Molecule: transfer RNA
Organism: Thermoplasmatota archaeon
């Protein structure tokens, strides 16, 4: 330098193909309460998201298009 893949909550991820019944959900972690002599487990509730960045298309973009950034694999 080229090709491919990945980037969504603190972590792991679903959703992306086929835009709108999606207020972007889930598990773990975290916080509060219940339970317990107490802890864990369990039960109930809660907070937490620039959907990597910029631009474009569109009535409408996490989702489509272009460029860029970061990481990984492969080729040279």
């Nucleotide at each position: 330098g080229g090709g491919c893949g990945a980037g969504u909550a603190g972590c792991u991820u679903a959703g992306c193909c086929u835009g709108g019944c999606u207020u972007u959900g889930a598990g773990c972690a975290c916080c509060c309460g219940g339970c317990u002599g107490a802890u864990a487990a369990c039960c109930g509730g809660g907070a937490g998201g620039u959907c990597g960045c910029c631009a474009g298309u569109u009535c409408g973009a996490a989702u489509c298009u272009g460029g860029c950034c970061u990481c990984g694999c492969c080729c040279a």